Predicted 3D model of a 146-nucleotide RNA (c-di-AMP riboswitch aptamer (ydaO/yuaA leader)) from a Vulcanimicrobiota bacterium. It was read from a public genome assembly, where an Rfam model found it. NCBI's taxonomy places the organism under Bacteria, Bacillati, Vulcanimicrobiota. Model confidence (mean pLDDT): 77 of 100.

RNA sequence: AUAAGCCUAUCGCCUAGUCCGCCGCAGGCACCAAGGUGGCGGAACGGGGGAACCAUCAGUUGGGGUGAGUCCGCGCACGUGCGCGGAAGCGCUAUCUUUCGGCGCUAACCCGUCAGCUAACCCCGUCGGCGUCGAAAGGAAUCAGU
Numbered sequence: 001a002u003a004a005g006c007c008u009a010u011c012g013c014c015u016a017g018u019c020c021g022c023c024g025c026a027g028g029c030a031c032c033a034a035g036g037u038g039g040c041g042g043a044a045c046g047g048g049g050g051a052a053c054c055a056u057c058a059g060u061u062g063g064g065g066u067g068a069g070u071c072c073g074c075g076c077a078c079g080u081g082c083g084c085g086g087a088a089g090c091g092c093u094a095u096c097u098u099u100c101g102g103c104g105c106u107a108a109c110c111c112g113u114c115a116g117c118u119a120a121c122c123c124c125g126u127c128g129g130c131g132u133c134g135a136a137a138g139g140a141a142u143c144a145g146u
Stems, first nucleotide, its partner, number of pairs: 011131004018043008044126006054116001062114001063111004070087007088106006096138005
């Protein structure tokens, strides 16, 4: 000097997966701050079940749910899958929104024979994983100057 790895802090991204209050715990003899962690409570966000009316005639070819994560064609395989292409859908591109251009994704899991919609009502979740930055238009806010 370069590369890789690890730790901490700040900023940001996917996702509902965030914020606030109180109490305890750990740490080096003691105290304290920030952070961490556990519990309780609140707010916010998200999901499921569940009448009437309406809808549905289907039921081993079982059926259903969360999620963008589906569908079609061709080929291989015959084991639920793999490859290529297309349609459609989703995310990012750093104040916010939209457009154009660019880049990326189309998974995974769950219920257990059972669930249409659904007011009241009932129940559940707040994980995990990452590191993008080109331009124009419009709106909003703040600061400085006159």